This is a predicted structure of a 545-nucleotide part of an RNA (large-subunit ribosomal RNA, domain I) from Silvanigrella aquatica.
The prediction has a mean pLDDT of 83.
The RNAcentral record of the full RNA draws on Rfam.
[in-house]
Context: one part of a larger RNA
RNA sequence: CGUACGGAGGAUGCCUAGGUAUCGAGAAGCGAAGAAGGACGUGUCAGGCUGCGAAAAGUAUCGGCGAGCUGCCAAGAAAGCUUUGACCCGGUAAUGUCCGAAUGGGGGAACCCAGCCCGCAAGGGUUACCAGGGACUGAAUAAAUAGGUUCUUAGGAGCGAACGGAGGGAAUUGAAACAUCUUAGUACCUCUAGGAAAAGAAAACAAACAAGUGAUUCCGCUAGUAGCGGCGAGCGAACGCGGAAGAGGCCAAACCACAAAAAGUGAUUUUUGUUGGGGUUGUGGGACUACAUAAAGUAAAGAACAAAGUUAGGAGAAAGUGCUGGAAGGCACGGCCAAAGAAGGUGAAAGACCUGUAUCCGAAAACGGAGUUCAUGCGAGUAGAAUCCCGAGUAGCACAGGACACAAACAUCCGGUGUGAAUCCGGCAGGACCAUCUGCCAAGCCUAAAUAUUCCUCGAUGACCGAUAGUGAACAAGUACCGUGAGGGAAAGGUGAAAAGAACCCCGGUGAGGGGAGUGAAAUAGAACCUGAAACCGUACGCCU
Numbered sequence: 001c002g003u004a005c006g007g008a009g010g011a012u013g014c015c016u017a018g019g020u021a022u023c024g025a026g027a028a029g030c031g032a033a034g035a036a037g038g039a040c041g042u043g044u045c046a047g048g049c050u051g052c053g054a055a056a057a058g059u060a061u062c063g064g065c066g067a068g069c070u071g072c073c074a075a076g077a078a079a080g081c082u083u084u085g086a087c088c089c090g091g092u093a094a095u096g097u098c099c100g101a102a103u104g105g106g107g108g109a110a111c112c113c114a115g116c117c118c119g120c121a122a123g124g125g126u127u128a129c130c131a132g133g134g135a136c137u138g139a140a141u142a143a144a145u146a147g148g149u150u151c152u153u154a155g156g157a158g159c160g161a162a163c164g165g166a167g168g169g170a171a172u173u174g175a176a177a178c179a180u181c182u183u184a185g186u187a188c189c190u191c192u193a194g195g196a197a198a199a200g201a202a203a204a205c206a207a208a209c210a211a212g213u214g215a216u217u218c219c220g221c222u223a224g225u226a227g228c229g230g231c232g233a234g235c236g237a238a239c240g241c242g243g244a245a246g247a248g249g250c251c252a253a254a255c256c257a258c259a260a261a262a263a264g265u266g267a268u269u270u271u272u273g274u275u276g277g278g279g280u281u282g283u284g285g286g287a288c289u290a291c292a293u294a295a296a297g298u299a300a301a302g303a304a305c306a307a308a309g310u311u312a313g314g315a316g317a318a319a320g321u322g323c324u325g326g327a328a329g330g331c332a333c334g335g336c337c338a339a340a341g342a343a344g345g346u347g348a349a350a351g352a353c354c355u356g357u358a359u360c361c362g363a364a365a366a367c368g369g370a371g372u373u374c375a376u377g378c379g380a381g382u383a384g385a386a387u388c389c390c391g392a393g394u395a396g397c398a399c400a401g402g403a404c405a406c407a408a409a410c411a412u413c414c415g416g417u418g419u420g421a422a423u424c425c426g427g428c429a430g431g432a433c434c435a436u437c438u439g440c441c442a443a444g445c446c447u448a449a450a451u452a453u454u455c456c457u458c459g460a461u462g463a464c465c466g467a468u469a470g471u472g473a474a475c476a477a478g479u480a481c482c483g484u485g486a487g488g489g490a491a492a493g494g495u496g497a498a499a500a501g502a503a504c505c506c507c508g509g510u511g512a513g514g515g516g517a518g519u520g521a522a523a524u525a526g527a528a529c530c531u532g533a534a535a536c537c538g539u540a541c542g543c544c545u
Stems, first nucleotide, its partner, number of pairs: 001542007013530001014494002018465002020462007027454002029159002037099003040053003044077002047073003059093006068081003104113003114127005129156002131153007163194001164192005174181001178230001204213002217244005227235002248446003251391001255277003258273006282424001284390004288384004297378003302374004309367003313361003320333004336351001337341001343355003396419004401414003406431001426441005481488002501529001504516004
C1' cells in the first nucleotide's frame, strides 16, 4: 500500500410527535363577584408534569355516550367504582388556602399584627383610597358654605400580542466632510380608547368663456407629474378619473312656560337654570303674526318574542378466494359501491378492514341574534313684514413658531404674546393683494359601512422545514446551566408489527461485560437499540522499501 473482517464515530437516507406561512370563519377582552401571574398544598404508595383547592387528579346537577374505569412519565401492589349507566365529552352551578391592583394595619410577595359584629366554641363576616348620588351634621360667620359622619353605586383601579388617537421626541445614517436638510415625526417615553380607532355631513372643491361636483374613510391611477430643495442629497402633492362602501342627524340662540334668587308697596322687572317647549338653515334659516296641521316613510337607541349558528353528539354505501410472505393492503381470478376514489390507521402499497369522507340528522342548559311585533323618536307648509336671533377675547391683524409635498411675495390649518370685529344692507373662501364673479356659513356635538391588527379559538392549504433544519424549545424548555442583578440561555427525537425487552446455564467481584439457550422475519433490530458514510484505531493475509 492492497484485500477481507472488525472497533470507534454518527454523516446520509427514510420517518414525524413539532414548527412555519397564508386563507376562511369566530372572538377581540379578563378584573374588587378579587384578574393576569404565582407560592404552598392536594393521590393508598407520589419525584416531575397535568388537574384541582382544606369540599383539593375532585363535588352537585342537566344533557351526550354506552362498558369498562381510578390522568401522563410509568410498570406494579393494594383498595375500590360501574347497565340503579361508571370512566369520558359538553352546559350550568358549588368549593376555591396564601400572595398578587391586593384593598383592616404592617411587610424583606406568598409572612407578621389588629379593631368591630355574630357564635359556648370551632369559626364566619366586615374594616384601603378616589369618584358620583342620598341622608344627617356642621366652623370662622347671622343665613349659608367649607368640612365631618354615614348609606349607596357589579362606579374607578390592575393585567393584556398587535392595531388606534393624543402629548413629548432622538441619534447612528445620507449629503461620499458638515451646520440648513436627511434619517423622521421613525425609534423610544408617556397618557388614553375600542373591537376596531380616527375622520365625517362644507365658512368644501371647481371654474379662461361656460359649466360642473356634493360628508368621511380606503384602494388603483393622476405621478415620480406640479412643485419644494446648501435647487445638493433628497422630499414630493392636489384637482380630476376609476373602484370599495354608502346615511345622515342633534344642540346653542331668538321666543314661550316653569322654578329659584334679587329689586320694588304693587303691577312687574332683572338674573340664574343638569328644567320643559321652540328651533337648526345658505335657492339664507328661524323667532314673531295670521291661516293650516296628516300620512307615507324612516331609525344607528328600548322591550318582548325569535330563525340560523356555536358549545357534546348520531346515521352513513360497497364480496371474497387463491399465490408469495413473518404479516397482504402486493400479485392473480372475479364480482360490488360511489352525492362517499379527502385523509389517517391497520404486521408491505386498502374506494368496499377500522376511524372517517359525501350527504343527512341532533340540545335539557348556556351563548347567539337574522328577523317580527310593540313602544318611542324623527318626519311640513302658505302668506306677511317692523323688530329680534343665528356659536367672542372668537374671526381678523402684527411678531415669532409649528402642520400642510411647499414660508422667498405664500394663501390654507394650529398654538404663543399683543391687539381686536361684524349678525344677513352680515361673514368666510376661491394660493399675496384689490374689484367683479362664483362657492360656502367658522368659532357646539353625534354618526354605521368600506379600512388596520391577531395574544386567542375552529377549519383549510403549501413547487414551506424535516431534528446543525423548522420556534430558543418535536424530549423535564424559557428547563438545565451562567450572572449580585438587569439579563443570557443550551444540548437532547427513531428497538420491534407486537416487549414477544432475553426463562435457564456458563465465565466473572452475588460486578461491568461476555458466551450459550430462548423470542423474533431479522438480535451486526438487545435497550450505548432503524439505516450506519468519513476522519481515527485494530486483526488476518499478500505485496513494496